This is a predicted structure of a 121-nucleotide RNA (FMN riboswitch aptamer (RFN element)) from Agrilactobacillus fermenti. The organism belongs to Agrilactobacillus, within Bacteria. The prediction has a mean pLDDT of 82. Rfam family: FMN riboswitch aptamer (RFN element). Rfam's curators write: The RFN element is a highly conserved domain that is found frequently in the 5'-untranslated regions of prokaryotic mRNAs that encode for flavin mononucleotide (FMN) biosynthesis and transport proteins. The sequence was found by an Rfam model in a public genome assembly.
RNA sequence: GUUCGUCUUCAGGGCAGGGUGUAAUUCCCGACCGGCGGUGAUAGUCCGCGACCCAUCUUUUGAUGGCUGACUUGGUGAGAAUCCAAGACCGAUAGUAUAGUCUAGAUGGAAGAAGAUAGAG
Numbered sequence: 001g002u003u004c005g006u007c008u009u010c011a012g013g014g015c016a017g018g019g020u021g022u023a024a025u026u027c028c029c030g031a032c033c034g035g036c037g038g039u040g041a042u043a044g045u046c047c048g049c050g051a052c053c054c055a056u057c058u059u060u061u062g063a064u065g066g067c068u069g070a071c072u073u074g075g076u077g078a079g080a081a082u083c084c085a086a087g088a089c090c091g092a093u094a095g096u097a098u099a100g101u102c103u104a105g106a107u108g109g110a111a112g113a114a115g116a117u118a119g120a121g
Base pairs, nucleotide, nucleotide: 002121003120004119005117006116007115008114009113010112017029018028019027031101032100033091034090035049036048037047038046044089045088053066054065055064056063057062071087072086073085074084075083093104094103095102
């Protein structure tokens, strides 16, 4: 120095304004938001991962498996489905007047990021 192990910390944003109505941040007009790694060049929409959800086992926590949304056109360039311009589209479950944005599971978990290290190679 590097790999592994161990430990610590961190690790998700968003309905302004208005309409209808007994009641809606849920409907309607409109507004707003974008986890992590990768990719010839910066990505919600490419590739992969996490989360949510389901099944089985286990027995309360974890393991294995499954499921898992959405983009086009033009421009620049050596190179961009990532930049610029324009117009689109997508977003778990439960609750509640029908929810990507409220409340709840969740003071949870986690992809991963940073750091420490006296252990091992």